RNA sequence: GGAUAGCGCUCCGGAGAAGUCCCCUUGAAUAAUCGAGAAAAGGAUGCCGAAGGUGUAAAACUCUUUUUGAGUUAAUCUCUCAGGCAAAAGGACGGAGAAAAAGUU
Repeated sequence: GGAUAGCGCUCCGGAGAAGUCCCCUUGAAUAAUCGAGAAAAGGAUGCCGAAGGUGUAAAACUCUUUUUGAGUUAAUCUCUCAGGCAAAAGGACGGAGAAAAAGUU
């Protein structure tokens, strides 16, 4: 530099775990107290794993002092750092489409 394939684009499907407590807001009430409340902010406890990330090899490959060591490398496994725990959003992964690219492997 070229070729091929994937990602990158659009649509569809897509699990799991506290609608937790305190605080806070708000209604009633003289007050105590009772009721309501999605999120956010502050505190606490309990949980989830399928954005991302961490770690990991009986195998494979490479090297080697050659059957002994060293190194590289994976995940839906693992850890839960991050993220999440009604709905929404997100979502690994799968399917269909487009064929236009930058870029990336």